[in-house]
């Protein structure tokens, strides 16, 4: 440097759910809690998925409002690929 995760040691992270907070929502933060994880460390670059505040279109209306549709500039790194970095063991 590359390949690898059988056994092991030191440790690490933390799904669902609950409380509080942020947010229009998806979701996120903190605390509790552990389903799992060898990159479940970091990055939305590609595909995918979630949401639709604003905007646009339509219906309705005197107008405001309301309803429906489209849409990411909002999210998911614990959906996959890709990029960057890294502990321990084995080859």
């Nucleotide at each position: 440097a590359c390949c690898u995760g059988a056994a092991a040691a030191a440790g690490g992270c933390a799904a669902a759910c609950c409380a509080c907070g942020u947010g229009a929502a998806a979701a996120c933060g903190u605390g509790g809690g552990a389903c799992g994880c060898a990159a479940a460390g970091c990055c939305a670059c590609u595909g995918g998925c979630c949401u639709a505040a604003a905007u646009c279109c339509a219906a309705u209306c005197a107008g405001c409002a309301u309803u429906g549709g489209a849409c990411a500039c909002g999210g998911c790194a614990g959906c996959a690929g890709g990029g960057c970095u890294g502990c321990c063991g084995g080859g």
Annotation
The prediction has a mean pLDDT of 91. A computed fold for a 91-nucleotide RNA from a Deltaproteobacteria bacterium, annotated as c-di-GMP-I riboswitch aptamer. Its Rfam family is "c-di-GMP-I riboswitch aptamer". Its family is annotated with cyclic-di-GMP binding in the Gene Ontology. Rfam describes the family as follows. GEMM was predicted in a large-scale screen for bacterial structured RNA regulatory elements. It was read from a public genome assembly, where an Rfam model found it.